RNA sequence: UAGUUAUCAAGAAAGGUGGAGGGAUUAGACCCUUUGAAGCCUUAGCAACCCUUUGUUCCAUACAAAGAAGGUGCUAAAUUCUACUAGGCUAAAUGAAUUUUUAGUUUCUGGCAGAUGACGA
Numbered sequence: 001u002a003g004u005u006a007u008c009a010a011g012a013a014a015g016g017u018g019g020a021g022g023g024a025u026u027a028g029a030c031c032c033u034u035u036g037a038a039g040c041c042u043u044a045g046c047a048a049c050c051c052u053u054u055g056u057u058c059c060a061u062a063c064a065a066a067g068a069a070g071g072u073g074c075u076a077a078a079u080u081c082u083a084c085u086a087g088g089c090u091a092a093a094u095g096a097a098u099u100u101u102u103a104g105u106u107u108c109u110g111g112c113a114g115a116u117g118a119c120g121a
Base pairs, nucleotide, nucleotide: 001121003119004118005117006116007115008114013043014042015041016040017039021032022031023030026083027082028081029080044075045074046073049071050070051067052066053065054064055063056062079113084110086107087106088105089104090103091102092101093100
């Protein structure tokens, strides 16, 4: 790095350094930012993926409860929103017909992409 799998609308910031960008990528929108962006360092915190303990058990590292020492992760806004597909609704055109097409709008419908954990040839 390919791949498999789970999760992603909850939660949690101060200081130092730095000095202009940042919100993954493309496009658009919107937002954050000299009242100091990214990056780096320190401390603190959140959560509970790995993990620890206990219990249940059909013995499947399955389920439940508690915990936070250790390994990661995270600490603006839904993964900031939209894009692709499907369903609903509305409008216009068309038509024998809610027939077809187009446009708009909506939905924790699904997908793509991405992030993180665990596994991993």
This is a predicted structure of a 121-nucleotide RNA (SAM riboswitch aptamer (S box leader)) from Maribacter sp. The sequence was found by an Rfam model in a public genome assembly. Model confidence (mean pLDDT): 81 of 100. The source organism's lineage runs through Bacteria, Pseudomonadati, Bacteroidota, Flavobacteriaceae and Maribacter. Rfam family: SAM riboswitch aptamer (S box leader). Gene Ontology term of the family: regulation of gene expression.